Notes
This is a predicted structure of a 106-nucleotide RNA (Guanidine-I riboswitch aptamer) from Paenibacillus sp. GP183. Rfam family: Guanidine-I riboswitch aptamer. A reference for the family is Barrick et al. (2004), "New RNA motifs suggest an expanded scope for riboswitches in bacterial genetic control", Proc Natl Acad Sci U S A. The prediction has a mean pLDDT of 82. The model forms 97% of the base pairs in the Rfam consensus. Lineage of the source: Bacteria > Bacillati > Bacillota > Paenibacillaceae > Paenibacillus.
[in-house]
RNA sequence: UACAAUGUUUUCUAGGGUUCCGCAGAGUGAAUAUGCUUUGGCUGGUCCAAGAGAGAACACACGGUUCCAGAAGCCGUGCACACGGAGGGACAAAAGCCCGGGAGGA
Numbered sequence: 001u002a003c004a005a006u007g008u009u010u011u012c013u014a015g016g017g018u019u020c021c022g023c024a025g026a027g028u029g030a031a032u033a034u035g036c037u038u039u040g041g042c043u044g045g046u047c048c049a050a051g052a053g054a055g056a057a058c059a060c061a062c063g064g065u066u067c068c069a070g071a072a073g074c075c076g077u078g079c080a081c082a083c084g085g086a087g088g089g090a091c092a093a094a095a096g097c098c099c100g101g102g103a104g105g106a
Base pairs, nucleotide, nucleotide: 007058008057009056010055011054012053015048016047020045021044022042023040024039025038026037027036028035060078061077062076063075064074065073081101083104087099088098089097
């Protein structure tokens, strides 16, 4: 320097903001009016969410069982390691999301 591999889906959490709901303030209104407008991320709900966070299922590999032998099925084990900016991007907006197992570092 090049090639191959470290898998997929889903549920949740750290975290995130503000479309909607809720809450609070201001204004307006009383018509089938607890409505309407506006301001505020404000504990929350909806929502987004981790390569380096958690769980589950599948896939894959190996072993066993089953089988005359296979294939399928079933059971077990494995599925490792991982410091990381700035800046930019999307959705309403932001983020540990995406760029990114990047740049860089050891």